The RNA shown here (transfer RNA) has 74 nucleotides and comes from Teloschistes peruensis.
RNA sequence: GGCCGGGUGGUGUAGCUGGUUAUCACAUCUCCUUAACACGGAGAAGGUCUUGGGUUCGAGUCCCAACUUGGUCA
Numbered sequence: 001g002g003c004c005g006g007g008u009g010g011u012g013u014a015g016c017u018g019g020u021u022a023u024c025a026c027a028u029c030u031c032c033u034u035a036a037c038a039c040g041g042a043g044a045a046g047g048u049c050u051u052g053g054g055u056u057c058g059a060g061u062c063c064c065a066a067c068u069u070g071g072u073c074a
Base pairs, nucleotide, nucleotide: 001073002072003071004070005069006068007067010026011025012024019057028044029043030042031041032040050066051065052064053063054062
């Protein structure tokens, strides 16, 4: 340099054919339980969906460019 894939709460992920409130697990916080801790139970907070532009009534999802990361070929 060519080709292919990924980027979504703190971490890891789902999101199918574009549609009403973006999913789950762990972690965090509160409460219950315990003498206390752990485990367990109930609940809560936490997301400019990498950036910019485009298409559309409507974009995490489609298109273009950039950034970043991984694989592969030379």
Rfam family: tRNA. Rfam classes the family as a transfer RNA.